[in-house]
RNA sequence: UAUUUUCAGGGCGAGGUGUAAUUCCUCACCGGCGGUUACAGUCCGCGACCCAUAGCAAUAUGGCUGAAUCGGUGAAAUUCCGAUACCGACGGUUAAAGUCCGGAUGAGAGAAAAUG
Numbered sequence: 001u002a003u004u005u006u007c008a009g010g011g012c013g014a015g016g017u018g019u020a021a022u023u024c025c026u027c028a029c030c031g032g033c034g035g036u037u038a039c040a041g042u043c044c045g046c047g048a049c050c051c052a053u054a055g056c057a058a059u060a061u062g063g064c065u066g067a068a069u070c071g072g073u074g075a076a077a078u079u080c081c082g083a084u085a086c087c088g089a090c091g092g093u094u095a096a097a098g099u100c101c102g103g104a105u106g107a108g109a110g111a112a113a114a115u116g
Stems, first nucleotide, its partner, number of pairs: 001116007013027004028099002030088002032046004041086002050063005068084005090102003
């Protein structure tokens, strides 16, 4: 470097209101992949979702793409420790969803292995 194979996302428990809520309110719970002087949901980049264009389609190209501060240790940390915050696609639903159901037994950043 080429081919093939495998793997590759977690979370609503308790109480309240109500005809009705795992969707609202209080508390609770969860955190994809690569990078980084040192371990990251919130730094940098990527993927998923969504949108546009082309195509019968597979797909290709482009776009969009959330959120953190303070203190401490240290040679080094927006990554560790302490404190207090914040964020979370689309469609559905007796009532508004990061946690339920669905597209999805999908796709995929990428990881590992085998063979040449």

Predicted 3D model of a 116-nucleotide RNA (FMN riboswitch aptamer (RFN element)) from uncultured Eubacterium sp.
The RNAcentral record of the sequence draws on MGnify.
Taxonomically the source falls in Eubacterium (Bacteria, Bacillati, Bacillota, Eubacteriaceae).
Its mean pLDDT, the model's own confidence on a scale to 100, is 86.